Overview: A computed fold for an 88-nucleotide RNA, annotated as c-di-GMP-I riboswitch aptamer. It was read from a public genome assembly, where an Rfam model found it. Rfam family: c-di-GMP-I riboswitch aptamer. From the family's description: GEMM was predicted in a large-scale screen for bacterial structured RNA regulatory elements.

[in-house]
RNA sequence: AAAUGAUAAAGGCAAACCCAUUGAAAAUUGGGGACGCAAAACUACAGGGGCUAACGCGAAUCCUUCGCCAUGCCAGCCAGUUACCGAC
Numbered sequence: 001a002a003a004u005g006a007u008a009a010a011g012g013c014a015a016a017c018c019c020a021u022u023g024a025a026a027a028u029u030g031g032g033g034a035c036g037c038a039a040a041a042c043u044a045c046a047g048g049g050g051c052u053a054a055c056g057c058g059a060a061u062c063c064u065u066c067g068c069c070a071u072g073c074c075a076g077c078c079a080g081u082u083a084c085c086g087a088c
Base pairs, nucleotide, nucleotide: 005085012037013036017032018031019030020029022027035076041081042080043079047078048077049074050073051072056068057067058066059065060064
């Protein structure tokens, strides 16, 4: 230095669920809480994938329902970028 990821040290994040918040929803944010994480850090038109469907469009219907649609989201799906420690 590279590869690798330890029953090491230091430090970190926080699923489900609950409460509050914003939102049409997905989901976000804050608090509680830990299933887990060696990138569970950052990046979301301009890589793939996933969620939602308000507005709009179409259809049925007769005032509601269905279909399509991202301009709304997800980085704890893959990916890209950057990074702490250092046993064998």